[in-house]
RNA sequence: GAUUUAUAAAGAAGUGGCGAGAGACAGGCUCUAUGACCCACUGGCAACCCUCCCAAAUGGAGAAGGUGCCAAUUCCUGACCAGUCAGCAUAUUGCUUUCUGGAAAGAUAAAUU
Repeated sequence: GAUUUAUAAAGAAGUGGCGAGAGACAGGCUCUAUGACCCACUGGCAACCCUCCCAAAUGGAGAAGGUGCCAAUUCCUGACCAGUCAGCAUAUUGCUUUCUGGAAAGAUAAAUU
């Protein structure tokens, strides 16, 4: 890097360093010299792996260790599909639009490769 499965409206920040962009991509919107993003240290959240209980679970408890995470619902929307609201038209249909779900995309974990 690839594949599979699972998860996401909850939760959790201080100090120091650096110095200009950052939030994957596009659009929107937001954060940012009152120093963001990133890096280090410390602290924390969570509970995927993990440990324990149970006959067992998709149940319960824990948090030493391996990851992850600590602005905003994955910040919001996004090719496409199904349903749905409204409008327009040349009206068995077409176009635009609202909302819901799915899919897709990205992220993380675990397993395999």
About this RNA
A computed fold for a 113-nucleotide RNA from Pedobacter hartonius, annotated as SAM riboswitch aptamer (S box leader). The coordinates come from a structure-prediction model, not an experiment, and the mean pLDDT is 82. Of the family's consensus pairs, 97% are formed in the model. The sequence was found by an Rfam model in a public genome assembly.